[in-house]
RNA sequence: AGAGUUUGAUCCUGGCUCAGAACGAACGCUGGCGGCGCGCUUAACACAUGCAAGUCGAGCGAGAAAGGGGGCAACCCCGAGUACAGCGGCGCACGGGUGAGUAACACGUGGAUAAUCUACCCUCAUGGUGGGGGAUAACGGGUCGAAAGACCCGCUAAUACCGCAUGAGACCACAGGGGCUGCGGCCCCAGGGGCCAAAGGGGCCUGUCGCAAGGCAGGUCUCGCCCGAGGAUGAGUCCGCGGACCAUUAGCUUGUUGGUAGGGUAACGGCCUACCAUUAGGCAAAGAUGGUUAGCUGGUCUGAGAGGACGAUCAGCCACACUGGAACUGGAACACGGUCCAGACUCCUACGGGAGGCAGCAGUGGGGAAUCUUGCGCAAUGGGCGAAAGCCUGACGCAGCGACGCCGCGUGGGUGACGAAGGCCUUCGGGUUGUAAAGCCCUGUCGGGAGCGACGAACAGGGCGGGUGACCCCCGCCCCUGACGCUAGCUCCGAAGGAAGCACUGGCUAACUCCGUGCCAGCAGCCGCGGUAAUACGGAGAGUGCAAGCGUUGUUCGGAAUUAUUGGGCGUAAAGCGCGUGUAGGCGGCUUGGUAAGUCGGAUGUGAAAGCCCGGGGCCUAACCUCGGAAGUGCAUUCGAAACUGCCAGGCUUGAGUGCGGGAGGGGAGAGCGGAAUUCCCAGUGUAGAGGUGAAAUUCGUAGAUAUUGGGAGGAACACCAGUGGCGAAGGCGGCUCUCUGGACCGACACUAGCGCUGAGACGCGAAAGCGUGGGGAGCAAACAGGAUUAGAUACCCUGGUAGUCCACGCUGUAAACGAUGGAUGCUAGCUGUCACGGGUAUUACCCCUGUGGUGGCGUAGCUAACGCGAUAAGCAUCCCGCCUGGGGAGUACGGCCGCAAGGCUAAAACUCAAAGGAAUUGACGGGGGCCCGCACAAGCGGUGGAGUAUGUGGUUUAAUUCGACACAACGCGAAGAACCUUACCCAGGCUUGACAUCCCGGGAAACCGCCCGAAAAGGCGGCCUGCUCGCAAGAGAACCCGGAGACAGGUGCUGCAUGGCUGUCGUCAGCUCGUGUCGUGAAAUGUUGGGUUAAGUCCCGCAACGAGCGCAACCCUUGUCCUUAGUUGCUACCAUUGAGUUGAGCACUCUAAGGAGACUGCCGGUGUUAAACCGGAGGAAGGUGGGGAUGACGUCAAGUCCUCAUGGCCCUUAUGCCUGGGGCUACACACGUACUACAAUGGCCGCCACAGACCGUAGCGAACUCGCGAGGGGGAGCCAACCGGAAAAAAGCGGCCUCAGUUCAGAUUGCAGUCUGCAACCCGACUGCAUGAAGGUGGAAUCGCUAGUAAUCGCUGAUCAGCAGGCAGCGGUGAAUACGUUCCCGGGCCUUGUACACACCGCCCGUCACACCAUGGGAGUUGCCUGGACCAGAAGUCACCGUACCAACCCUUCAACAAGGAGGAAGGCGCCUAAGGUCUGGACAGCGACUGGGGUGAAGUCGUAACAAGGUA
Repeated sequence: AGAGUUUGAUCCUGGCUCAGAACGAACGCUGGCGGCGCGCUUAACACAUGCAAGUCGAGCGAGAAAGGGGGCAACCCCGAGUACAGCGGCGCACGGGUGAGUAACACGUGGAUAAUCUACCCUCAUGGUGGGGGAUAACGGGUCGAAAGACCCGCUAAUACCGCAUGAGACCACAGGGGCUGCGGCCCCAGGGGCCAAAGGGGCCUGUCGCAAGGCAGGUCUCGCCCGAGGAUGAGUCCGCGGACCAUUAGCUUGUUGGUAGGGUAACGGCCUACCAUUAGGCAAAGAUGGUUAGCUGGUCUGAGAGGACGAUCAGCCACACUGGAACUGGAACACGGUCCAGACUCCUACGGGAGGCAGCAGUGGGGAAUCUUGCGCAAUGGGCGAAAGCCUGACGCAGCGACGCCGCGUGGGUGACGAAGGCCUUCGGGUUGUAAAGCCCUGUCGGGAGCGACGAACAGGGCGGGUGACCCCCGCCCCUGACGCUAGCUCCGAAGGAAGCACUGGCUAACUCCGUGCCAGCAGCCGCGGUAAUACGGAGAGUGCAAGCGUUGUUCGGAAUUAUUGGGCGUAAAGCGCGUGUAGGCGGCUUGGUAAGUCGGAUGUGAAAGCCCGGGGCCUAACCUCGGAAGUGCAUUCGAAACUGCCAGGCUUGAGUGCGGGAGGGGAGAGCGGAAUUCCCAGUGUAGAGGUGAAAUUCGUAGAUAUUGGGAGGAACACCAGUGGCGAAGGCGGCUCUCUGGACCGACACUAGCGCUGAGACGCGAAAGCGUGGGGAGCAAACAGGAUUAGAUACCCUGGUAGUCCACGCUGUAAACGAUGGAUGCUAGCUGUCACGGGUAUUACCCCUGUGGUGGCGUAGCUAACGCGAUAAGCAUCCCGCCUGGGGAGUACGGCCGCAAGGCUAAAACUCAAAGGAAUUGACGGGGGCCCGCACAAGCGGUGGAGUAUGUGGUUUAAUUCGACACAACGCGAAGAACCUUACCCAGGCUUGACAUCCCGGGAAACCGCCCGAAAAGGCGGCCUGCUCGCAAGAGAACCCGGAGACAGGUGCUGCAUGGCUGUCGUCAGCUCGUGUCGUGAAAUGUUGGGUUAAGUCCCGCAACGAGCGCAACCCUUGUCCUUAGUUGCUACCAUUGAGUUGAGCACUCUAAGGAGACUGCCGGUGUUAAACCGGAGGAAGGUGGGGAUGACGUCAAGUCCUCAUGGCCCUUAUGCCUGGGGCUACACACGUACUACAAUGGCCGCCACAGACCGUAGCGAACUCGCGAGGGGGAGCCAACCGGAAAAAAGCGGCCUCAGUUCAGAUUGCAGUCUGCAACCCGACUGCAUGAAGGUGGAAUCGCUAGUAAUCGCUGAUCAGCAGGCAGCGGUGAAUACGUUCCCGGGCCUUGUACACACCGCCCGUCACACCAUGGGAGUUGCCUGGACCAGAAGUCACCGUACCAACCCUUCAACAAGGAGGAAGGCGCCUAAGGUCUGGACAGCGACUGGGGUGAAGUCGUAACAAGGUA
């Protein structure tokens, strides 16, 4: 730091996904040790049990027992002034838990308190502490109750309670002085007046009384107590600023806002109460009120940072303690382990009543994916009480459980190649696991055993000593004190011995093979894998990554500049409001002075600790801990600066505006007028049609239409002018005249002096359609009707036709309201047109030059993803507003507002997808365009499709009818030849190292001949007799045969979609590419496009291209003319000869076959660009590639072939191999293709008579001659072939018959008789003779071939082959017609255009319906929860009032006591307030809901064809 994913490819936009880090985690697999941390995120759900707050006898009174001792016993002593309990004091408001509530001065930060309190602690006042009184608990007695507990009577103490005294001082009021101030007040000094205190306990010493215990007095020390001042600490209150969401919550408020008075509080305050408010307020778009969510912070995680998310552990603050309410006590509480009341729940109960509150530590149930021990100890730290010892302390310190996290360590080290075995792979050679193992030599961490054994401990206290007159205090030394803990650590023993897994290996992303599976099973974070060779599934081997962990899931930040302050956008990708006026707000010209709010600088305070960072230190290291520092971007106070912004004051004119003079204009509103045209009405002329369409019909017309003439009516719109010309903010505005009216522009001067720009809300305007009321209605025309079209046609076309279109008034408020481009200002090359108004030249006009404003075209820089924009910016900048954040769902639902309605504005979510998109590129395609080819059409000739037969195919049949080929480009194709063979199929009989190859062993030459059995294969038996090489021989060897064993053979078995090769096709079409350069971000383009031309990317010219390759052409073969050479087997002009080129002769000719010549647009004319080339002509055998052939670019069709061959993989192995006999491939109700023969007279038959070319022949062709009607038989000359043979060519020609008939056409079919080949013609050959004599009389829709020696027609030959040819491949004979032309059909080439196509139009794709599933809206209602209002009711409790139950202190009275009274207290009562509860009525949210609405999703459903190419109606 990026990557994957939209496309055939590209660039961009944009979402989704991944790699990182983190976690209080959970789950899966696995798990050796230690250190340090952390551990109910859910039910603030309910809790059994134990513990978590007590302590003080040195405040007070009372005061046991067990047990022990003594005693005979009563009893005494010790236990013990102990325990238990009480009065009293202090503590219990700390510590500990939790996060429910709370959007708030709750928290954070900084201030204020001149508006406050503060127990315990400290300091000061060298302050005080005097003297009395009356009760009460415990206790004793009694009563009630199941209990909890309560009541009555009686006794008693205090540091409990109450008067009195004293009052420096505090407080209160009064008067005086001084200081400060925020002007409200505060502080200080002294005066007299009023008012207010207290408590004692302990140690020691001395004196005195007492027998003693002890009392009293004095001294001293100490702990307390009281009044006051101050400090410290803690707390209360107030204020500025800061930090959540929803506006689909917009208005809220009556103690509400302020005042006066009073109450209340420690304290300000409507905090509370009464009254007042003569301008009744207060809060609110800078978001009140309401709703939802949430404890806040230091910090934590992430991030480069800015930010974002979070708020476990630790620390600060707050809130809460079963739920709700309330107060009491107290310095402090409205009080977690206190009280009262109400409620829910649980428990006890004798049913009368009672008890309880783990969100303390453990622990239980429950919930949940999930979170620990009912442990030890107060040894340390801290806290409460105490003078202290000490007691208490689930705070805390430790231990336990959990890989939950972080950190550290180990599972061994060295050596060891015959690279062992095994596994896996293999091209079978080997590779890999792998120095890995074994083996050898070592070490000893952890775990195990044994022993030793800490730091944390120092206090307090005790002892001794010092100090003091003595005690206390203080100092020194010693002693004592450890839960953890038989721990850490150290030593020894022992032994490599006990200690490695998890995930991944298609790309992203590091790591590859085999097997299995076969769109199955499965994987998957995204893209995507799996349909028989899967690096993607499962297993294995190997590898990669991390490691006591590894993966998965969830969540957060990051990547994401994907909410953009840093740091994005809005013409076409999502995004500019339809347009204007303008409020708040934001922003704002030049200049002077002032000020100091912003801004900048300095200082001071604060910014807790911890954390982060830096440095140091302590545990072996690290994690962890600890010390110091830095930082903490903030806030506040203060001092200073004055450039910029703000503010105040002044000036200026350029922004803005006003006045004056001009002209332009479909700008707006109203009134009036005009002509053309349509329609209708009346009248005339006139007659059969008109109208309409692709063609028609509906329709109109003989009741007179259409056409035409005249007259009239009515409504609407204004031709030409008219123009990328004008005006307006936009919508929009078009005949003429008048009235009223808005704006812009030009010109020159004067004036005002920033008056400006933008503009959330708001207000206004706003096409068409639509709505309301009333008019109007000619034409046009939704709906509707009819006619056509069509498979249908609720459309397109036609005939009609109503709303509407028009007017007035009102509503609606939308649009592709578009320049898809908000407004304003400034700046930034030019060229050119046009509108309006000016200026210049001597005047006018035109032209020309020039200024301003508008409106267009092109274009530089720049911008842009590209397209494009380009002074009318989409450039460079500033200001303000609006808007966007993946596609679908959806501009939809719900809510609200508006509307008469239609509907509009605002505007989601669930769910779903891995894209949706923009621009451009290359193709392909188009019922787009242009140019051009081809027997493509047209023009012609002949066919096919009908018949019969042949042949191939489908289908059917069959034991088998072997297999393949399927539009063109399968179908007389593989088959150039299935009776057996072939043969792959079927039936049957057989073989198993095999019919065939290599290797080994044994035997034998091989062969040849015969017999038996059998359908044959096979099997059995016999005869014959031995060659070659080496060797002296024995023997060995080679080929061959037989027998045997195993490696192996064999397979026309599968996969042509695993392949090679070969082939078909587009297509003999003219194309397909490359290098370098250039251009483009890029795909790509250019070249190859363009202008000509050609059969041709053929050539020429031009050109940011220049060249080149594969194709084209040419080179090759053949044919057409000539020449040369050669002259047999060929030929024959001359000479001779014959029946005959038969022979002699000859090689001239023909011919043969080898070499050459010839044709090149070379020449002439014209056209053309002076080109290429084309047209015409000459010459020539041949003329513009002369004819024909061979030759097939890059590629396409997963085209064809595993059955030619080759070959990977799979499969069979006494069979899917091999041999043999027989059958089948030849079947037959049909269908199609390709052919043959015909349907006849251009013919058939008979007779006569000519003329070819190419080819073939020794297992052959086979002559003459001969036999047979014939097929053929006999025969065998000649020929390895220019020699002999096949061989007759046929049509044609000549002559004759037939005369239009199913025939003297046609020949199928069938019968009989034959021939030939062959082992064999039954299934199933060809041919011959005789006989038979079918369909067929030119073939529907449709369709094929051919442009010249072609079609048509005629025969001949060959391959295959024993035989079999209507097929195929060739050969020659005879030998036409037609082509105007390129509109149309088909195929193709080039350019261009559109595209939503790219497996590419046989493409893509839309909607209804049907089915399944999912989420969701409405819905009669119903349920739950929260909450508002009104009213009823009213516990406890504070407060107010009453107070005649009752009551000791003080007062009064009294001699005293009792009693009475007063003051005071207090039970009780009443009142206000008020929790729960109740009634009624609203609101919000959520669940369910018959039925219903649409939406989404889902390999192969239905109907159509809407969109994409002019998508066939843009």

This is a predicted structure of a 1514-nucleotide RNA (small-subunit ribosomal RNA) from a metagenome.
The coordinates come from a structure-prediction model, not an experiment, and the mean pLDDT is 86.
It matches the Rfam family "Bacterial small subunit ribosomal RNA".
RNAcentral holds the sequence, with entries from SILVA.